Small-subunit ribosomal RNA, central domain from a metagenome, 346 nucleotides, folded computationally. The coordinates come from a structure-prediction model, not an experiment, and the mean pLDDT is 86.

[in-house]
Context: one part of a larger RNA
RNA sequence: CUGGGUUUAAAGGGUGCGUAGGUGGUUUAGUAAGUCAGAUGUGAAAGCCCGGCGCUCAACGUCGGAACUGCAUUUGAUACUGCUAAACUUGAAUAAGGUUGAGGUGGGCGGAAUGUGGCAUGUAGCGGUGAAAUGCAUAGAUAUGCUAUAGAACACCAAUUGCGAAGGCAGCUCACUGGCCCUUAAUUGACACUGAGGCACGAAAGCGUGGGGAGCGAACAGGAUUAGAUACCCUGGUAGUCCACGCCCUAAACGAUGCUUACUCGAUAUUCGGUCGUAAGACGGAGUGCCCAAGGGAAACCGAUAAGUAAGCCACCUGGGGAGUACGUUCGCAAGAAUGAAACUC
Numbered sequence: 001c002u003g004g005g006u007u008u009a010a011a012g013g014g015u016g017c018g019u020a021g022g023u024g025g026u027u028u029a030g031u032a033a034g035u036c037a038g039a040u041g042u043g044a045a046a047g048c049c050c051g052g053c054g055c056u057c058a059a060c061g062u063c064g065g066a067a068c069u070g071c072a073u074u075u076g077a078u079a080c081u082g083c084u085a086a087a088c089u090u091g092a093a094u095a096a097g098g099u100u101g102a103g104g105u106g107g108g109c110g111g112a113a114u115g116u117g118g119c120a121u122g123u124a125g126c127g128g129u130g131a132a133a134u135g136c137a138u139a140g141a142u143a144u145g146c147u148a149u150a151g152a153a154c155a156c157c158a159a160u161u162g163c164g165a166a167g168g169c170a171g172c173u174c175a176c177u178g179g180c181c182c183u184u185a186a187u188u189g190a191c192a193c194u195g196a197g198g199c200a201c202g203a204a205a206g207c208g209u210g211g212g213g214a215g216c217g218a219a220c221a222g223g224a225u226u227a228g229a230u231a232c233c234c235u236g237g238u239a240g241u242c243c244a245c246g247c248c249c250u251a252a253a254c255g256a257u258g259c260u261u262a263c264u265c266g267a268u269a270u271u272c273g274g275u276c277g278u279a280a281g282a283c284g285g286a287g288u289g290c291c292c293a294a295g296g297g298a299a300a301c302c303g304a305u306a307a308g309u310a311a312g313c314c315a316c317c318u319g320g321g322g323a324g325u326a327c328g329u330u331c332g333c334a335a336g337a338a339u340g341a342a343a344c345u346c
Stems, first nucleotide, its partner, number of pairs: 004317003007300002012314001014201004021194003025088007033081002035077008049065006091191001092188003095184004103177007110154001114150008125136002162169002206247006215241002220236004258313006266291001268289005274283003295302002319346003328339004
């Protein structure tokens, strides 16, 4: 490289937008680049292959043929692909009408709980555990009531629910704003799919500057446990967790399953539109689940939300270790990230 693969054996990029490129709906006409056919020239000789001949045979030599799958020129063919022109509506988009949702950003507001301060009642314990102790408390704690204040998170509703490209998103409300879906089939008329590079987004932790700091809580301290206990348990507690701005760019970033399109027996639940129906229900569309036919699979299992049957495009894999290491390069304030070997060894 070919062939074969990528849920779990090695292997789907964390996710989207999109450049180049690759691929691309229906019809007609033209063209003849690809494609197909014929002819001519060329495709050195030797060698290989086939058939003769000559050395006593063979190797070897020699003669003839074939082959040289290619290239160029030329004459034709026009189904398919391309190109040019014209047209179409089913792909795609737009429009009009209607709905849905924890989609996003910013502001305002709310109650419960917790901590703390004040006042009051009240007196000897509280707290914690397997049991204790450290700790708190007669300088009046814990408990109870009233009140003030702070920060963070939003019980019930809540669901196999919903939304979002993914990360993710949940009290209420206002403003701004993105998307899906349904119906009509009005408009454009292939405007499409994928997407190397590129750009943007990207949990948590971490970093920088400035705030904030209730609870929780790496580090740390103490008390226990233990042979020891740099832990598990307990009492405290700093960074952090929160906000603004700027970085970092990684995750079991998982459905361990790339995106798009078409086709393939049924049952059932549920979310959101539509049509018919008094209703029950029926039909049709878009999601979300569960069970299964065919089929697939090493099996587990998948099974219209495919891992089935096909097509297009991208990414990735090629024994284990060494190693996601070294070196180089790019990015980063740093932490580090990305790219990514070899010797050697089994």